[in-house]
RNA sequence: UGAGUCAGUUAAACGGUCGCUGUACCUUAUAGGUGCAGAGGAAAGUCCGGGCUCCAUUGGGUCAGAGCGCCAGGUAACACCUGGGGAGCGUGAGCUCACGGAAAGUGCAGCAGAAAGGAAACCGCCUGAAUGUCAUUCAGGUAAGGGUGAAAAGGUGCGGUAAGAGCGCACCGCGCGGCUGGUAACAGGCGUGGCGAUGGUAAACCCCGCUCGGAGCAAGACCAAAUAGGGAUCCUUAUGCCGUGACCCUCGGCGGAUCCGGGUAGGUCGCUACAGGCACUUGGCGACGAGUGUCGCAGAUGAAUGACCGUUCACGACAGAACCCGGCUUAUCGAUUGACUCACUUA
Numbered sequence: 001u002g003a004g005u006c007a008g009u010u011a012a013a014c015g016g017u018c019g020c021u022g023u024a025c026c027u028u029a030u031a032g033g034u035g036c037a038g039a040g041g042a043a044a045g046u047c048c049g050g051g052c053u054c055c056a057u058u059g060g061g062u063c064a065g066a067g068c069g070c071c072a073g074g075u076a077a078c079a080c081c082u083g084g085g086g087a088g089c090g091u092g093a094g095c096u097c098a099c100g101g102a103a104a105g106u107g108c109a110g111c112a113g114a115a116a117g118g119a120a121a122c123c124g125c126c127u128g129a130a131u132g133u134c135a136u137u138c139a140g141g142u143a144a145g146g147g148u149g150a151a152a153a154g155g156u157g158c159g160g161u162a163a164g165a166g167c168g169c170a171c172c173g174c175g176c177g178g179c180u181g182g183u184a185a186c187a188g189g190c191g192u193g194g195c196g197a198u199g200g201u202a203a204a205c206c207c208c209g210c211u212c213g214g215a216g217c218a219a220g221a222c223c224a225a226a227u228a229g230g231g232a233u234c235c236u237u238a239u240g241c242c243g244u245g246a247c248c249c250u251c252g253g254c255g256g257a258u259c260c261g262g263g264u265a266g267g268u269c270g271c272u273a274c275a276g277g278c279a280c281u282u283g284g285c286g287a288c289g290a291g292u293g294u295c296g297c298a299g300a301u302g303a304a305u306g307a308c309c310g311u312u313c314a315c316g317a318c319a320g321a322a323c324c325c326g327g328c329u330u331a332u333c334g335a336u337u338g339a340c341u342c343a344c345u346u347a
């Protein structure tokens, strides 16, 4: 100097003139004035987890269904985050992982190939016999060499054999046993056995372990007003019926279920002070925890922050809260800070 990796901040700025919403105070109080505040890093998706509300939610049990899946932690909780282990990718900084079990069982894998899982002899090699000019046929042995395939009875080398083969040996691999380190996942040594652990796939069904009521702010509570305290059908009568996954017990209630028709659709609350923000100290590798101080930062409801002018430069992308919070995922113009890696050059 260039190219990368990881983590953070920001999201045009300043000034002026009008306009809008909330809130506090003042006032000449049906209105006006002043102060303060007023869309995001994703507000998006509605994919997870909760807070909160209701189901009389009282308690216990069984089941279905769903989710997660290496180990240890964090958190209100999670499928999230942090650290570690293993596998893979990258020269590297780093990145990714739907990471329990295939000897509990079932299933699936086209074509090729002799043969695709308790699966083998197409070519070949060796021995013997028959015939015989070359050569052909039959019987036995073989799985080292070749072929097919994504994958073919562990791999490499040496010996041995009629020819071969873990047939034997050495080193790896695999099984079993135990030792050391580590909370653990796991890692490293030692011994032993020639060893059918001779497949793949569970993001196939399944098995194992752990967790889990339902519905949702259009939840729900209150006020006011209006109407038809309406009608029909079916079931049942406390040994029955109903009660927000199903069933059973407990408990509670006394009719229950379905359909048709009519009225209202207005207002207030919920609605923003919270698992809250910031600073410092402190414990921890870290996620995060504890303490002290300080601040209050949108609450609309056919839906508030808009219009115009001037200056500057980074010339402005993706894009607008609707109960709230913690995550994940997706979209995205730029500006800027720190640490680390690689390449080249110079001293």
Stems, first nucleotide, its partner, number of pairs: 001343010012312007020038007040318001044329002047327005052216004059249005065212005070084005085099001086097004100207002105205002107201002122146002124142008154172006173195001174193004179188003220269004230260006240254004274296001276295008313316001
A computed fold for a 347-nucleotide RNA from a Halieaceae bacterium, annotated as Bacterial RNase P class A. Taxonomically the source falls in Halieaceae (Bacteria, Pseudomonadati, Pseudomonadota, Cellvibrionales). Rfam family: Bacterial RNase P class A. By type it is a ribozyme.